The RNA shown here (transfer RNA) has 76 nucleotides and comes from a Thermoleophilia bacterium. RNAcentral records the identical sequence in 5 taxa. It matches the Rfam family "tRNA". Lineage of the source: Bacteria > Bacillati > Actinomycetota > Thermoleophilia. Model confidence (mean pLDDT): 81 of 100.
[in-house]
RNA sequence: GCCCGGUUAGCUCAGCAGGCAGAGCACCUCCAUGGUAAGGAGGGGGUCCGCGGUUCGAAUCCGCGACCGGGCUCCA
Numbered sequence: 001g002c003c004c005g006g007u008u009a010g011c012u013c014a015g016c017a018g019g020c021a022g023a024g025c026a027c028c029u030c031c032a033u034g035g036u037a038a039g040g041a042g043g044g045g046g047u048c049c050g051c052g053g054u055u056c057g058a059a060u061c062c063g064c065g066a067c068c069g070g071g072c073u074c075c076a
Stems, first nucleotide, its partner, number of pairs: 001072007010025004019056001027043005049065005
């Protein structure tokens, strides 16, 4: 330098033929217990890496960047 994959909630990850953002764990409240843990019920939390573009509408499609991981090649 080129190619491929990834970036979504505090963490690990789904969601990609465009149509109002999800799961598990964690966290908070309640129930329950003499108390703790386990267990049961409920709840809060993200404008989806950034900026543009397409579109009535973009996490999703296109372009340019950023960062992480992997591969290839050349030069000194």